[in-house]
Transfer RNA from Candidatus Venteria ishoeyi, 74 nucleotides, folded computationally. RNAcentral holds the sequence, with entries from ENA and MGnify. Its Rfam family is "tRNA". Gene Ontology term of the family: triplet codon-amino acid adaptor activity. It is annotated as a transfer RNA.

């Protein structure tokens, strides 16, 4: 230079075209004498841009990232 793979909540994953989930984490209550453990509510998420579609994490092109393999020709 080609290629294959991932890029979603702080973080570790799901979701193959129809309201994006879950576990730790984080808060705000209960429990407790107080903590911790438990309960229970809760906040937070699709790498960035364009195109298909009523609708797009999800299909198509572009670009940035991480990972991994081939090539040393022009």
């Nucleotide at each position: 230079g080609c290629c294959c793979u991932g890029g979603u909540a702080g973080u570790u994953a799901a979701a193959u075209g129809g309201u994006a989930u879950a576990a730790c984490a984080g808060g705000u209550g209960a429990u407790u004498u107080g903590u911790a453990a438990u309960c229970a509510c809760u906040u937070a998420u699709u790498g960035g841009g364009g195109g298909u579609u009523c609708g797009a994490u999800u299909c198509c092109c572009u670009c940035c990232c991480g990972g991994g393999g081939c090539u040393c020709c022009a």